Record summary: The prediction has a mean pLDDT of 82. Predicted 3D model of a 73-nucleotide RNA (transfer RNA) from a Patescibacteria group bacterium.

[in-house]
Order: sequence, then structure tokens, then C1' cells
RNA sequence: GCCGGAGUAGCUCAGUGGUAGUAGCAAUGCUUUCAUAAGGCAGAGGUCGUGGGUUCAAAUCCCACCUCCGGCA
Repeated sequence: GCCGGAGUAGCUCAGUGGUAGUAGCAAUGCUUUCAUAAGGCAGAGGUCGUGGGUUCAAAUCCCACCUCCGGCA
């Protein structure tokens, strides 16, 4: 330099055009216990990598860029 893949909550991920984005773990509060852990309940936490474009509508499609991984040279 060329090709391919990935980027979504603190972490691991789902969601492949339809309007208000999932879940688990972690953290927080409550409950339980003499106490701790485990268990149960609850609520919170998201500029969907950045900037444009297409569309009535974009995490999703297109373009450029950034970061990471793999391959070729």
C1' cells in the first nucleotide's frame, strides 16, 4: 500500500429499515441473616466510533475518516 472483519451501557453481547435499542455480569438501593456471602425484588445507566448522504423513517443502507484484528505484498 491492497483486501476482509469489527466498533452499541463499566464489561460481554443481541438487535440487519418501522418510529420509545435487548439481555447477562458488574455497580446502586431495598429485602433476607447475629453478621458476611449466596438468594429475592426494584430502579438507574446508551450522542449506537466521528462526519456527511439516501429515505416519510437509519444502530441497520451508501460515502469519507478514526481505532482495533486478520490476510496479501
It matches the Rfam family "tRNA". Rfam links the family to the GO term triplet codon-amino acid adaptor activity. The organism belongs to Bacteria candidate phyla, within Bacteria. The same sequence occurs in records of 2 taxa.